[in-house]
RNA sequence: GAGUGAACGCUGGCGGCGUGCUUAACACAUGCAAGUCGCACGAGAAAGCAUCUUCGGAUGCGAGUACAGUGGCGCACGGGUGAGUAACACGUAGGUGACCAACCAUACCGGUAGAGGACAACCCGGAGAAAUCCGGGCUAAUACUUCAUACGUUGGAUAAAUUUGAAAGUAAUCCAAGAAAGAAUGCCUCUUCUAUGCAUUCGCCGGAUGACGGGCCUGCGCGACAUUAGUUUGACGGUGGGGUAAUGGCUUACCGUGGCAACGAUGUCUAGCGGAUUUGAGAGAAUGGUCCGCCACACUGGAACUGAGACACGGUCCAGACUCCUACGGGAGGCAGCAGUGGGGAAUAUUGCGCAAUGGGGGAAACCCUGACGCAGCAACGCCGCGUGAGUGAGGAAGGCCCUAGGGUUGUAAAGCUCUGUCAGAUAGGAAGAAUAGCACGUUCCCGAAUAGGUUGCGUGUUUGACGGUACUAUCAGAGGAAGCACCGGCUAACUUCGUGCCAGCAGCCGCGGUAAUACGAAGGGUGCAAGCGUUACUCGGAAUUACUGGGCGUAAAGCGCGCGCAGGCGGAUUGGUAAGUCAGAUGUGAAAUGUCAGGGCCCAACCCUGAAAUUGCGUCUGAAACUAUCAAUCUAGAAUCUUGGAGAGGGAAGCGGAAUUUCGCAUGUAGGGGUAAAAUCCGUAGAGAUGCGAAGGAACACCAGAGGCGAAGGCGGCUUCCUGGACAAGUAUUGACGCUGAGGCGCGAAAGCGUGGGGAGCAAACAGGAUUAGAUACCCUGGUAGUCCACGCCGUAAACGAUGAGCACUAGAUUUGGCCGGUAUUGAUCCCGGCCGAGUCAAAGCUAACGCAUUAAGUGCUCCGCCUGGGGAGUACGGCCGCAAGGCUAAAACUCAAAGGAAUUGACGGGGGCCCGCACAAGCGGUGGAUUAUGUGGUUUAAUUCGAAGCAACGCGCAUGACCUUACCCGGGCUUGAAAUCCCACGAAUCUGUACGAAAGUACGGAGUGCUCUUCGGAGAAUGUGGUGACAGGCGCUGCAUGGCUGUCGUCAGCUCGUGUCGUGAGAUGUUGGGUUAAGUCUCGCAACGAGCGCAACCCCUAUCCUUAGUUGCCAGCAUUAAGUUGGGCACUCUAGGGAGACUGCCUGGGCUAACCAGGAGGAAGGUGGGGAUGACGUCAAGUCCUCAUGGCCCUUAUGUCCGGGGCUACACACGUAAUACAAUGGCCGGUACAGAGGGAAGCGAACUCGCGAGGGGGAGCAAAUCUCAAAAAGCCGGUCCCAGUCCGGAUUGGAGUCUGCAACUCGACUCCAUGAAGUUGGAAUCGCUAGUAAUCGCGGAUCAGAAUGCCGCGGUGAAUACGUUCCCGGGCCUUGUACACACCGCCCGUCACACCAUGGGAGUCGGUCUUACCUGAAGUCGUGACCCUAACCUUCGGGAUGGGAGCGCCUACGGUCGGACCGAUGACU
Repeated sequence: GAGUGAACGCUGGCGGCGUGCUUAACACAUGCAAGUCGCACGAGAAAGCAUCUUCGGAUGCGAGUACAGUGGCGCACGGGUGAGUAACACGUAGGUGACCAACCAUACCGGUAGAGGACAACCCGGAGAAAUCCGGGCUAAUACUUCAUACGUUGGAUAAAUUUGAAAGUAAUCCAAGAAAGAAUGCCUCUUCUAUGCAUUCGCCGGAUGACGGGCCUGCGCGACAUUAGUUUGACGGUGGGGUAAUGGCUUACCGUGGCAACGAUGUCUAGCGGAUUUGAGAGAAUGGUCCGCCACACUGGAACUGAGACACGGUCCAGACUCCUACGGGAGGCAGCAGUGGGGAAUAUUGCGCAAUGGGGGAAACCCUGACGCAGCAACGCCGCGUGAGUGAGGAAGGCCCUAGGGUUGUAAAGCUCUGUCAGAUAGGAAGAAUAGCACGUUCCCGAAUAGGUUGCGUGUUUGACGGUACUAUCAGAGGAAGCACCGGCUAACUUCGUGCCAGCAGCCGCGGUAAUACGAAGGGUGCAAGCGUUACUCGGAAUUACUGGGCGUAAAGCGCGCGCAGGCGGAUUGGUAAGUCAGAUGUGAAAUGUCAGGGCCCAACCCUGAAAUUGCGUCUGAAACUAUCAAUCUAGAAUCUUGGAGAGGGAAGCGGAAUUUCGCAUGUAGGGGUAAAAUCCGUAGAGAUGCGAAGGAACACCAGAGGCGAAGGCGGCUUCCUGGACAAGUAUUGACGCUGAGGCGCGAAAGCGUGGGGAGCAAACAGGAUUAGAUACCCUGGUAGUCCACGCCGUAAACGAUGAGCACUAGAUUUGGCCGGUAUUGAUCCCGGCCGAGUCAAAGCUAACGCAUUAAGUGCUCCGCCUGGGGAGUACGGCCGCAAGGCUAAAACUCAAAGGAAUUGACGGGGGCCCGCACAAGCGGUGGAUUAUGUGGUUUAAUUCGAAGCAACGCGCAUGACCUUACCCGGGCUUGAAAUCCCACGAAUCUGUACGAAAGUACGGAGUGCUCUUCGGAGAAUGUGGUGACAGGCGCUGCAUGGCUGUCGUCAGCUCGUGUCGUGAGAUGUUGGGUUAAGUCUCGCAACGAGCGCAACCCCUAUCCUUAGUUGCCAGCAUUAAGUUGGGCACUCUAGGGAGACUGCCUGGGCUAACCAGGAGGAAGGUGGGGAUGACGUCAAGUCCUCAUGGCCCUUAUGUCCGGGGCUACACACGUAAUACAAUGGCCGGUACAGAGGGAAGCGAACUCGCGAGGGGGAGCAAAUCUCAAAAAGCCGGUCCCAGUCCGGAUUGGAGUCUGCAACUCGACUCCAUGAAGUUGGAAUCGCUAGUAAUCGCGGAUCAGAAUGCCGCGGUGAAUACGUUCCCGGGCCUUGUACACACCGCCCGUCACACCAUGGGAGUCGGUCUUACCUGAAGUCGUGACCCUAACCUUCGGGAUGGGAGCGCCUACGGUCGGACCGAUGACU
């Protein structure tokens, strides 16, 4: 996607044509579904009507009617269902020379003579509740019986000719057997009727043929399971008997021992089969409802009877189950016919009308019967058709929804205007389906003596409709009565808003949902289909995903471990024959329906009709002979044999050898040996180890030795001998396709293991001890038993691997090597060239998903075998076979997952490798970690201790300053258009100011006071204040995981990319890798790459040297002058700040590839980026920040906003980070005395002078600064003192007294003075910074700031030590390698245990089902028998006989029973 006998959900206007218990072959109430014939026969009412009546009744009609019976035909059809059946059941093609056949047909053949005896109905009697039955009596027939005849027929015998075939017989003759039924009508004789006769029609009997139908037989086709491998005793065949319509073990007796089966017997499970239906391009696959053909069944099982036909749906008998009736004795029943009921189920209709049509039964016919059938009813169950309106209509209405607030969309949609009238509704008309048959009349053919009668055909007339007043037509009215369903994340056409917040839910697969959901729910909008739309179930397709068409097996699933070989499959060359396969033609069949095509009929279509083609199949006949096959003959290229030759760890057996280990003996000799990373166990003074000599014993064979050789594989290695297999080369000859593969089968088969017996040196599972370790049932060590070895027998598996089955042929090369041969050459050998057979490496075409393979194929072909079909469960369970066992071989399912897997790519990672950097280590210097204090954080506490930052990369961080403010937190008091913004209205100009209350915010009441611009002189406006109204404000409320911006970090690491080209199926690669080199992807050389961009470097700033320009506030060499560069003067110097110069590996030597570059040197203030700064690639960390700012969404709106007072952020058992100060003598203290740089200064810096011990006060010169000021630099230097002590170290803490700032120093500031004088004597594990003007040390300044640095940002002074080096730690870069990682090793992932649940195996058993051997029983019934009983027809000598029937008995046998067996299922403590 297509489909359905469907069901379910929502919805539902009409019609046509179809379809409708798929489940319980479950049980059925009620009605109907098979009768008919009086032209076969006997008998024969009643109601009612009429007439008569003696009123009792009689007669006629009804009526020879109804009911029933004898008889005939039918009931074996039609209709239903699919339980059984895996079968000659079905399909197809044949056979029947082995058969049957009622009704029907035939201008077929021949007959239909005579006689007899019964039985129903009916009558009488009886039994019984009933169903029903019994006895006696009467009677008819187309019922029954016998006899006569026999054209055919049947049986037997003889049997010429001919045909056919593998096989039969027939003509003819003879013998024997076997038939019948009448009825109706008319005529004649004659009328009074009957009978006879004649005729017609129908029937009956014996045959023949045909048609229809059936029985039986056969070839082929038609499910699953081999975890069903053997099966069968009437079984296979023969002979005789029996039986049937007929063949036949169909049955029986005897004889033989066969039959079937791997081409799947037997068993088990499932199933009606076909035409066809669905799907599919086809091949196929699935299905078998409606319709048609066949089969089977009729409550379950068995059985026969009747008949042409049955072992019989609406017949019989028996048994069983069930239901009903019963008087309990006994009876009745069978919807899988049509309706209908209950039940089951997701689910399937009316107890309708009619025989009008079609068909069937009976009949001569009328006619009767017909739930077959024709119709109607119910159901959107399916297919098909129609409608639910059409045109116009923009203010693009209202409403809805969205919105960037402008608008958009719903949408010409609606309304409005103009029309139409299908369907439904009402009224009126109104078909076709009907053809007949029969009867009447006319006519015609035939029979007939006939004008009677009958018969054949035609014509006319007459009559018949369930559906149904239906189809159809006309008229009427009026847009009026008629649209839903699913979907909108991708697949897949269709998007937004709100709600929800991993909840509720969705989901076919992937997957959505954790606060911005196109995926949930709703709405608006849209898409699709439409009286339907979706869902579920099932089938086919896509699926080349079982691959015939049309797949694979090195690594994804998949080559048996290897060989030999039966069956099977396949098979070299030439010639001839045959014709099985094959091909061609003809012919028969392949039912109809269906499907296709063409045409036609219903308005169209669905539907129906007609025709054609098709039905791919099977049979028969004829032909062809290439190929396959087969037969015959031949050949040598395949294969094999033979001769010669050499190679080899090929196999088996026997013998021999040396080295080494160990043990033992003796000797020498003394304290250790051994072992390990280090040790210990262990051995040793009872003499080890070491050394020497000797002996024993077992196992293995150094060097040679090689990518070497041999073997089928496993595997094979000292030497010699014997036996033996295979391969190879060369060569003459021989055989003549003898070949290849190989299911089963058989054999071989490493190691370990098993059995028996040996052997045992070394090694060594188990085991013991010692170590290691958290533990160490391991790795290491010391010992040590099986075993390893031999013989014999098992096992039968390995990553038994080339993860590559065997054979043959073909398809570029290069090179190495083993064996043999030939050639050239040689004395010979080696080398060289060539051939064959092996063993390797590289590589072309080709193949491959890629990796790779590539004449030793994974290339191209052929032949045969094995194997695979998602992962797990599982190579497991059960069953079977094998094994002593261990175990092996064969081999599932339930359940579960959405993957598992291969190859390659890019990253990341590795206690992988290589190369290289960095204060990374090392070498050094100084610290931190211990103390006290400061500060930040955690924690705790609290009314609050606001919030953020969290490894490096949070923690003296945001905060370049928390007493109030800040402030976001807490408590309390207030306000509600608000503290601030915009707009509107009213009033007042603004503004200044007082009093009361209050903690303040604020509330209340006053006082003063009017301006500016325009003006029509009324007023209006700007600005501002107060009040009011609502739009709105406001939020340090949430989300940094919705964001912008900014920042941190890797990292100032050297990287990150692009274009074009090329390579690759692709991801991607190349460039960017490689050789050098660099601080650097810096440069250079090479290169399928060539270029380019962002980074690096440079350009920028400071600094180091010089030059130049300019000299004030700077400087002073020389000249004057002063206390003083104070002043004159000067600008040389310093300095200041503008502009320049200088450094570029430029020069030299050496190295390096004559490169880049490196090392050294010269010159130079500076030398190899001189030093420092700014500058931060692509990206990473959902890194940080919504509390700087901006901003989406959400939230609050008399509060989460806002104002005020007070408090808190400053708390304190504790822990951590960062700092300050110390512990002292390289020091402290006292006194004296030098030398900076860079900055700041107006609400400011503040001098001199003065007061105070001091902080500071007073003072106010000078200075918007190279001028004045902060300002004293400190370490340093000189002198003195202290003398190693908790000190003259250290300064915390505390008491007291003060100063300053500020509304205000209580919580909670800094500083000063006096007093106090804590810890601390150099700091555990661990850890930080720094490579030169650096560390260390010393002070100075600034920002913030009213005040408040030990912090931060700057400045200068003094001024070191060390770096061998890159093994290691950390971080990083490049290349390479492995990977099962990719939120990327902080990854992934394995197993046990605990609990719950699911599925399965085992399990003492238990229960049930199916099948079955044996035995018992043995209903009905056929058959056999039937000595007993009964017996109308015939015969009779009248006695009886013949015949027929029955009881009884026998064989078989259903149900039932017993002991067992096999299989299947359910269940079971426990496991």
Molecule: small-subunit ribosomal RNA
Organism: uncultured bacterium